[in-house]
RNA sequence: GGGCAUGGUUCAAUGGUAGAACAUCGGUCUCCAAAACCGCAGAUGAGGGUUCGAUUCCUUCUGCCC
Numbered sequence: 001g002g003g004c005a006u007g008g009u010u011c012a013a014u015g016g017u018a019g020a021a022c023a024u025c026g027g028u029c030u031c032c033a034a035a036a037c038c039g040c041a042g043a044u045g046a047g048g049g050u051u052c053g054a055u056u057c058c059u060u061c062u063g064c065c066c
Base pairs, nucleotide, nucleotide: 001066002065003064004063005062008022009021010020011019016052025039026038027037028036045061046060047059048058049057
């Protein structure tokens, strides 16, 4: 100097209600368990700025990679 930071994990999101898959938990099924199916909860690294409105744009810091 460049890139990255979003649920537990891996990833989306053109400035306009933050989603998906897997995992966890609950339920259905089963003699029991697994599988399958249904459902719940759970996140934008921190500060500041621009904007009616910021995950998104600007800036500083922190951490990681080159």